[in-house]
RNA sequence: GUAGUAGCUCAGCCUGGUUAGAGCACCGGUCUCCAAAACCGGGUGUCGGGGGUUCGAAUCCCUCCUAC
Repeated sequence: GUAGUAGCUCAGCCUGGUUAGAGCACCGGUCUCCAAAACCGGGUGUCGGGGGUUCGAAUCCCUCCUAC
């Protein structure tokens, strides 16, 4: 200096404001002799930790931790 957000890969951050999202995976259901596929439903998250600013923070500021 760059990065850290769901089990995994990532978007969102610059420019604060609707309920935190996508794909894959996973779970339940329909279907099937069973399974797969397909379809329907489900987010499973202290947004790395702590503090500050603000009516409001994933987003701004400080600090610490981890990886490169």
Transfer RNA from a marine eukaryotic metagenome, 68 nucleotides, folded computationally. Its mean pLDDT, the model's own confidence on a scale to 100, is 81. It matches the Rfam family "tRNA". The RNAcentral record of the sequence draws on MGnify.